[in-house]
RNA sequence: UUACGCAUGGCGAGAGAGACUCUCUAAUAGCAAGAGCGCCGAAGGUGCAAGUUUGUGAAGCCGCCCGGCUUUAUAAAUGACACUCUCAGGCAAAAGGAUCGUCAUGAUACA
Numbered sequence: 001u002u003a004c005g006c007a008u009g010g011c012g013a014g015a016g017a018g019a020c021u022c023u024c025u026a027a028u029a030g031c032a033a034g035a036g037c038g039c040c041g042a043a044g045g046u047g048c049a050a051g052u053u054u055g056u057g058a059a060g061c062c063g064c065c066c067g068g069c070u071u072u073a074u075a076a077a078u079g080a081c082a083c084u085c086u087c088a089g090g091c092a093a094a095a096g097g098a099u100c101g102u103c104a105u106g107a108u109a110c111a
Base pairs, nucleotide, nucleotide: 006106007105008104009103010102011101012100013099018037020036021035022034023033038091039090040089044087045085047083051078052077053076054075055074056073057072058071059070060069061068062067
């Protein structure tokens, strides 16, 4: 806060990086497929800072006497991104595409 938020969908906008080399292919090619080298980050996914929580140890204080509080050390858990990695995906067009705008539908403290 009960939708101007959240989720899903329609429409619109939407970046980056080799139309790389070789093989294959019906045709000079291209796409796809196989191999190789070079790249991108905005489908998805990986990783995490402070902090927080819990356990253990130590110190101090309080108290209704073995309980509370504070500080500190340490271990574990949790912990965000458009950051990071480049697994996946991508590197002419098409498709996809985080995100933004707009419209519609849906659910209700789980947010």
This is a predicted structure of a 111-nucleotide RNA (Glycine riboswitch aptamer) from a Chloroflexota bacterium. Its Rfam family is "Glycine riboswitch aptamer". Its family is annotated with glycine biosynthetic process in the Gene Ontology. The coordinates come from a structure-prediction model, not an experiment, and the mean pLDDT is 79. Lineage of the source: Bacteria > Bacillati > Chloroflexota.